A computed fold for a 103-nucleotide RNA from Desulforamulus putei, annotated as Guanidine-I riboswitch aptamer.
[in-house]
RNA sequence: GGAAAGUGUACCUAGGGUUCCGCAACCCCUUGGGGAGGGUUGGUUUGGUCCGAGCGGUACAGGCGUUUUACGCUACACCGAUAGGGAUAAAAGCCCAGGCGGU
Numbered sequence: 001g002g003a004a005a006g007u008g009u010a011c012c013u014a015g016g017g018u019u020c021c022g023c024a025a026c027c028c029c030u031u032g033g034g035g036a037g038g039g040u041u042g043g044u045u046u047g048g049u050c051c052g053a054g055c056g057g058u059a060c061a062g063g064c065g066u067u068u069u070a071c072g073c074u075a076c077a078c079c080g081a082u083a084g085g086g087a088u089a090a091a092a093g094c095c096c097a098g099g100c101g102g103u
C1' cells in the first nucleotide's frame, strides 16, 4: 500500500412521516333542534395502522475454535458535510453506505 472478513432473520425501542383510522376546524345535506352521513383543510393533530437503526436492545440462526455431541469466541465502530441521491402515500437513525473525507 492492497485484498478479504467484520453475517442473517424476527420481535422491540430511539426516531419518522401522513396512504388508511381516529382527532380538530370549516362547509354541504338534514332538522324545530340535535344526531348521522359527505367534502375540504390541518402532522406546528397527543394517538392507532404503517416505516424503522452497521456504530440501540433482546432472541434465534449462521460462522470460527477446542480437550468436540459439550464448551468457548463472534471484537471495534469517533468526527465532518445547512451533505448528496433513492423508495414508499410521505419521511426518517430505512437503502446507496462500516460509502466519501478526516482521525
Base pairs, nucleotide, nucleotide: 007061008060009059010058011057012056015051016050020048021047022045023042024041025040026039027038028037062074063073064072065071066070076098078102079101080100084096085095086094
About this RNA: The source organism's lineage runs through Bacteria, Bacillati, Bacillota, Clostridia and Desulforamulus. The model forms 96% of the base pairs in the Rfam consensus.